[in-house]
C1' cells in the first nucleotide's frame, strides 16, 4: 500500500428497512435488627460525516479505530 471482518449504555451482547431490547453493573424503593439474596422502579448506547428511502442499527460512499490476510 491492497483485500476481508468488526465498531450498539460502564461491561458483554440482540435487533426480516418501520417500537433500540436483554443480562451484569449503577441509583432509588420495598423487604431485614443489619448485610447478602430477592421483588419493583429509574438513569444510561447505535464510532464520525454524507447519500438512498416516506422511514436507516440495518443499504451505499468517505474518514477514524481494532482484528486478520497478502505484498
Nucleotide at each position: 500500500g491492497g483485500g476481508g471482518g468488526c465498531g450498539u449504555g460502564g461491561u458483554g451482547u440482540a435487533a426480516c428497512g418501520g417500537g433500540a431490547g436483554c443480562a451484569c453493573g449503577g441509583c432509588g424503593c420495598g423487604g431485614u435488627c443489619g448485610c447478602a439474596u430477592c421483588g419493583c422502579g429509574c438513569a444510561g448506547a447505535u464510532a464520525g460525516g454524507g447519500g438512498u428511502u416516506c422511514g436507516a442499527u440495518u443499504c451505499c460512499c468517505c474518514u477514524c479505530g481494532c482484528c486478520u490476510c497478502c505484498a

Transfer RNA from a Planctomycetota bacterium, 71 nucleotides, folded computationally. Its mean pLDDT, the model's own confidence on a scale to 100, is 85. The RNAcentral record of the sequence draws on ENA and MGnify. RNAcentral records the identical sequence in 3 taxa. Rfam family: tRNA. Rfam classes the family as a transfer RNA. Rfam describes the family as follows. Transfer RNA (tRNA) molecules are approximately 80 nucleotides in length.